[in-house]
RNA sequence: CCGCCCUUAGCUCAGUUGGUAGAGCACUCCGCUUAUACCGGAUCGGUCCUUGGUUCGAGUCCAAGAGGGCGGA
Numbered sequence: 001c002c003g004c005c006c007u008u009a010g011c012u013c014a015g016u017u018g019g020u021a022g023a024g025c026a027c028u029c030c031g032c033u034u035a036u037a038c039c040g041g042a043u044c045g046g047u048c049c050u051u052g053g054u055u056c057g058a059g060u061c062c063a064a065g066a067g068g069g070c071g072g073a
Base pairs, nucleotide, nucleotide: 001072002071003070004069005068006067007066010025011024012023013022019056028042029041030040031039049065050064051063052062053061
């Protein structure tokens, strides 16, 4: 320098043909127990990497950029 892939909750990840964002774990609380753990339940938690564009509507499509990974020269 060139090509490809990834970026969504504190962490690991879903999210179908564009229709208004979820799961598990963790944290907090409740139940259970003499107590802890396990187990069951509830709550909390998001500017979907940034900016712009298309659209009635964008996590999703398009462009530029940022960070990370892989390959090639």
This is a predicted structure of a 73-nucleotide RNA (transfer RNA) from a Minisyncoccota bacterium. It was read from a public genome assembly. The coordinates come from a structure-prediction model, not an experiment, and the mean pLDDT is 81. It matches the Rfam family "tRNA". The family's RNA type in Rfam is transfer RNA.